[in-house]
RNA sequence: GCCUGUGUAGCUCAGUGGUAGAGCAUUUCAUUCGUAAUGAAAAGGUCCGUGGUUCGAGCCCGCGCGUAGGCU
Numbered sequence: 001g002c003c004u005g006u007g008u009a010g011c012u013c014a015g016u017g018g019u020a021g022a023g024c025a026u027u028u029c030a031u032u033c034g035u036a037a038u039g040a041a042a043a044g045g046u047c048c049g050u051g052g053u054u055c056g057a058g059c060c061c062g063c064g065c066g067u068a069g070g071c072u
Stems, first nucleotide, its partner, number of pairs: 001071007010024004018055001026042005048064005
């Protein structure tokens, strides 16, 4: 330099164009003499940036940035 994948909650990841979810972690409550475990609830996201397509984009397309791998 070229090619392919990937970027979503603090972390690991779902989300096949129609109001963004799970597990773990965090906080609160219940349970216990107390702790752990367990159960219930809450909070936590302008979905990497920008432009485009569309009535409508996390999702499709272009460019940029980050990151993983491959080729020379």
Molecule: transfer RNA
Organism: Thalassiosira oceanica